[in-house]
RNA sequence: GUUAAAGUUUUAUAGGGUUCCGUAGUUUAAAUAACUGGUCUGGUCCAAGAUAAAACGCAUAGUUUUGCUGUGUACACGGAAGGAUAAAAGCCUGGGAGAU
Numbered sequence: 001g002u003u004a005a006a007g008u009u010u011u012a013u014a015g016g017g018u019u020c021c022g023u024a025g026u027u028u029a030a031a032u033a034a035c036u037g038g039u040c041u042g043g044u045c046c047a048a049g050a051u052a053a054a055a056c057g058c059a060u061a062g063u064u065u066u067g068c069u070g071u072g073u074a075c076a077c078g079g080a081a082g083g084a085u086a087a088a089a090g091c092c093u094g095g096g097a098g099a100u
Stems, first nucleotide, its partner, number of pairs: 007056006015046002020043002022040001023037005057073007075095001077098001081093003
């Protein structure tokens, strides 16, 4: 200095906030109404390159070959800033800048 299947999807989790629900408070004669609170545990919601599992895929070997079976799919420190959505984030820029 260069290269990558370092691929795609799904379901969860760490984490995240506050649209909706719930919840707490206030107003109200009262409420299934209005307003306020995420400095409300929560359900919905967002969610990991460096979290988990699974499926597909990919590589490779074998085989009775439009397929099936086995094996492999490693490693991975990391800001600040900006962006989306109601909002925020281990989301996206981004396995980026930088460091080793």

Model confidence (mean pLDDT): 82 of 100.
This is a predicted structure of a 100-nucleotide RNA (Guanidine-I riboswitch aptamer) from Peptoclostridium litorale DSM 5388.
The RNAcentral record of the sequence draws on Rfam and Ribocentre.